Context: one part of a larger RNA
Molecule: small-subunit ribosomal RNA, 5' domain
Organism: Verrucomicrobiaceae bacterium
RNA sequence: GAACGAACGCUGGCGGCGUGGAUAAGACAUGCAAGUCGAACGGGACUUACUUAGCUUGCUUUGUAAGUUUAGUGGCGGACGGGUGAGUAACACGUGAGCAACCUGCCCAGAAGAAAGGGAUAGCUCGAGGAAACUCGAAUUAAUACCAUAUGUGAUCCUGUGAAGCAUUUCGCGGGAAUGAAAGAUGCCUUCGGGUGUCACUUCUGGAUGGGCUCGCGGCCUAUCAGUUAGUUGGUGAGGUAACGGCUCACCAAGGCAAUGACGGGUAGCUGGUCUGAGAGGACGACCAGUCACACUGGAACUGAGACACGGUCCAGACACCUACGGGUGGCAGCAGUCGAGAAUCAUUCGCAAUGGGGGAAACCCUGACGGUGCGACGCCGCGUGGAGGAUGACGGUCUUCGGAUUGUAAACUCCUGUCAUCGAAGAGUAAGGCUCAUGUAUUAAUAGUAUGUGAGAUUGAUAGUAUUCGAAGAGGAAGGGACGGCUAACUUCGUGCCAGCAGCCGCGGUAAUACGAAGGUCCCAAGCGUUGUUC
Numbered sequence: 001g002a003a004c005g006a007a008c009g010c011u012g013g014c015g016g017c018g019u020g021g022a023u024a025a026g027a028c029a030u031g032c033a034a035g036u037c038g039a040a041c042g043g044g045a046c047u048u049a050c051u052u053a054g055c056u057u058g059c060u061u062u063g064u065a066a067g068u069u070u071a072g073u074g075g076c077g078g079a080c081g082g083g084u085g086a087g088u089a090a091c092a093c094g095u096g097a098g099c100a101a102c103c104u105g106c107c108c109a110g111a112a113g114a115a116a117g118g119g120a121u122a123g124c125u126c127g128a129g130g131a132a133a134c135u136c137g138a139a140u141u142a143a144u145a146c147c148a149u150a151u152g153u154g155a156u157c158c159u160g161u162g163a164a165g166c167a168u169u170u171c172g173c174g175g176g177a178a179u180g181a182a183a184g185a186u187g188c189c190u191u192c193g194g195g196u197g198u199c200a201c202u203u204c205u206g207g208a209u210g211g212g213c214u215c216g217c218g219g220c221c222u223a224u225c226a227g228u229u230a231g232u233u234g235g236u237g238a239g240g241u242a243a244c245g246g247c248u249c250a251c252c253a254a255g256g257c258a259a260u261g262a263c264g265g266g267u268a269g270c271u272g273g274u275c276u277g278a279g280a281g282g283a284c285g286a287c288c289a290g291u292c293a294c295a296c297u298g299g300a301a302c303u304g305a306g307a308c309a310c311g312g313u314c315c316a317g318a319c320a321c322c323u324a325c326g327g328g329u330g331g332c333a334g335c336a337g338u339c340g341a342g343a344a345u346c347a348u349u350c351g352c353a354a355u356g357g358g359g360g361a362a363a364c365c366c367u368g369a370c371g372g373u374g375c376g377a378c379g380c381c382g383c384g385u386g387g388a389g390g391a392u393g394a395c396g397g398u399c400u401u402c403g404g405a406u407u408g409u410a411a412a413c414u415c416c417u418g419u420c421a422u423c424g425a426a427g428a429g430u431a432a433g434g435c436u437c438a439u440g441u442a443u444u445a446a447u448a449g450u451a452u453g454u455g456a457g458a459u460u461g462a463u464a465g466u467a468u469u470c471g472a473a474g475a476g477g478a479a480g481g482g483a484c485g486g487c488u489a490a491c492u493u494c495g496u497g498c499c500a501g502c503a504g505c506c507g508c509g510g511u512a513a514u515a516c517g518a519a520g521g522u523c524c525c526a527a528g529c530g531u532u533g534u535u536c
Base pairs, nucleotide, nucleotide: 001536002535003534004533006532007531008530009529010528013383014382015381016380017379018378019376020375026339027338028337030336031335032334035076036075037074040073041072043070044069045068046067047066048065049064050063053060054059055058083294084293085292093218094217095216096215097214098213099212102211103210107207108206109205110204111203112202113201115149117147118146125138126137127136128135129134156177157176158175159174160173161172162171163170164169184199185198186197187196188195189194220266221265222264227257228256229255232254233253234252235251236250237249238248239247269291270290271289272288273284274283275282276281296317297316298315299314300313319330320329321328322327347373349372350371351370355369356367357366358365359364386416387415388414389413396407397406398405399404420477422472423471424470425469426468433459435457436456437455438454439453440452441451442450443449480525481524482523483522484521485506486505487504491520492519493518494517495516501508502507
């Protein structure tokens, strides 16, 4: 000198864009953060219309249809998104390869199919237990829930053959044993025979996307850590996995690593990058992006395409809460917020209008992701606090050699301007879509339906009456901080008297202190200025 997720002191007008729990991965009151589908299913409640019966003539009752809503079963999603950096010195990360050793829901393309049946169960009803959380028994009911059967294009295994290859092998063409479906939902047409569309479903092949595994190389300190290792290193066989493998097990052998630093200890998430520097290098890894790990602590599996699962389950522990003392409940390192510790870090805000995500045929619903607003000079950038004229060089202050000098064109005064703030008026962009109607094209038997295009109509904004524009008024509302001995730009007077004090280093102060304190003046920066801390 530059930099910072900074803090502290003094001061503080406005705006834009960023940024804000670095310490206790400490404990958490409260609210919200993951739901959705009635076009999978039976039921309940409500409304309307028609209908049946009773009459008290506007109520009750029976049934049907349409609609709204939904506890439960079922499907998909809760493995994404969001947070944190505790652990981890490791194939965790980065980079480059490999898998003839692998998986992949939803999505895309292609091939084939979707036959005919059954038994339950939640809900509901009844009964029982319990303070509660909830649980048990009986009867009954549905499905795109579940289960045995048929079919077997494919796929799996065995086998023959051809081709290829880096080997175990891979691919193509032929023959033998086990394995599936939702008959679904919803539209339209119908001559009631059926036809046709959309979304779902099953098997297989390929793709895409996402992941899994293996290896080369790279990136901390320590030898006041020198030896270390028994599933350890390798083999055979078996099990297990989506898959290779001591991944696990039985047996056999005695190997494996290490001064090119094994093993141990300390520290630490890694990277793109950030800061500094002419560079080489050094230090760091906030925000943003990629990736890994974790979710009160430790352990475990279940479901599933995917988890050993932040707002799922089970067990143990610590802590906290409820209790009728028998027993239960909870997990903010999600967004706000509270306490604590700390030098120190914000609102218990608005909206799903946009972008994105989940569900749904869609309308739509959900979304503390996200978009906004608020708070903090925390940072960067921009603007302003007026401009021109004005000498009796006014008053006052300070100094003085008492003549004057300086503050100083500075003020007053005159003439202007109107940024920002203030007041008034108008007033956005962010909106693309979705819905209704008409119509063209494709498909089709069809003017159903579906896909796609065109036109018309009524609409969708949190930000926000904000940005912006116009108008009004008046210099009115807006300057401080540090320094002045040398380094280092900027000096005098008074007070003090080795005292009080200053200080980054040298040093200053003991009676004329440009170094302490005050005042005047000057210098530097400026809505900031200094100090402290850290890095180069």